RNA sequence: AGUCCUUUAGCUCAGUUGGUUAGAGCACCACACUGAUAAUGUGGGGGUCGGCAGUUCAAGUCUGCCAAGGACUACCA
Numbered sequence: 001a002g003u004c005c006u007u008u009a010g011c012u013c014a015g016u017u018g019g020u021u022a023g024a025g026c027a028c029c030a031c032a033c034u035g036a037u038a039a040u041g042u043g044g045g046g047g048u049c050g051g052c053a054g055u056u057c058a059a060g061u062c063u064g065c066c067a068a069g070g071a072c073u074a075c076c077a
Stems, first nucleotide, its partner, number of pairs: 001073007010026004019057001028044005050066005
């Protein structure tokens, strides 16, 4: 330098053919239970879907650019 992959909740990750209000587990908070804690149960909070722009009636999903991380290849030595 080039090619490809990844980026979604605090963490780890789903998300179908673009379609109605974006999800799970763990974590966190409250309550129940307990002598108390853990575990368990119920409920709850938490998201500019990496950023900007574009296409579209409609974008987490498609396109372009940028950013961060990773893999491979090439170059230099």
This is a predicted structure of a 77-nucleotide RNA (transfer RNA) from an uncultured Bacteroidales bacterium. Model confidence (mean pLDDT): 82 of 100. It was read from a public genome assembly.